[in-house]
RNA sequence: GGGCUCGUAGUUUAGCGGCUAUAACGUCCCGUUGACGUCGGGAAGGCCCUCGGUUCGAAUCCGAGCGGGCCCA
Numbered sequence: 001g002g003g004c005u006c007g008u009a010g011u012u013u014a015g016c017g018g019c020u021a022u023a024a025c026g027u028c029c030c031g032u033u034g035a036c037g038u039c040g041g042g043a044a045g046g047c048c049c050u051c052g053g054u055u056c057g058a059a060u061c062c063g064a065g066c067g068g069g070c071c072c073a
Stems, first nucleotide, its partner, number of pairs: 001072007010025003018056001027043005049065005
């Protein structure tokens, strides 16, 4: 330098153009316990890497950029 691929809660992750976005772990609260843990119930936490475009409508499609990974040179 060229090609491919990924970027969504603290972490991992689902989401094939239409409900202001899913689950697990973690965190917090309540119950249970002598206590901790386990277990049961509940809550908070993300506007989806950035900018632009297409569309009535974009996390999702397109372009550029940024960052991570792999391959070629």

Background:
A computed fold for a 73-nucleotide RNA from an archaeon, annotated as transfer RNA.